[in-house]
Predicted 3D model of a 97-nucleotide RNA (Bacterial small signal recognition particle RNA).

RNA sequence: ACAGGGGAGCCGGGCGGCAGGAACGCAGCCAACCCCGUCAGGCCUGAGAAGGAGCAGCGGUACGCUGUUGUUUCUGGGUGCCCGGUUUCCCUUAUAA
Numbered sequence: 001a002c003a004g005g006g007g008a009g010c011c012g013g014g015c016g017g018c019a020g021g022a023a024c025g026c027a028g029c030c031a032a033c034c035c036c037g038u039c040a041g042g043c044c045u046g047a048g049a050a051g052g053a054g055c056a057g058c059g060g061u062a063c064g065c066u067g068u069u070g071u072u073u074c075u076g077g078g079u080g081c082c083c084g085g086u087u088u089c090c091c092u093u094a095u096a097a
Base pairs, nucleotide, nucleotide: 001095003093004092005091006090007089008088009086010085011084012083013082014081015080016079018076019075020074021073022072023071024070025068026067027066028065029064035060036059037058038057043052044051045050
């Protein structure tokens, strides 16, 4: 000097882990503001039979809030493994001078 092998560093990629965000799902709460149902009492109509509206209560649901050990997705790294690259560094083998 050149060729090969190994390692370190750096760069890129894949899969995962962790942290955070979002959407959805699930669970709980939630109509003291006016949703739905059922509507005691009371009220209204009616001669009556009966009918009507309907407060509280009860049941439900929407919005919203909270949680999440679920799914998907986004972002991040003094994150694990693997793959590739490297005109950086180290070790080693062969050859030549």
It matches the Rfam family "Bacterial small signal recognition particle RNA". By type it is a non-coding RNA gene.
Its mean pLDDT, the model's own confidence on a scale to 100, is 77.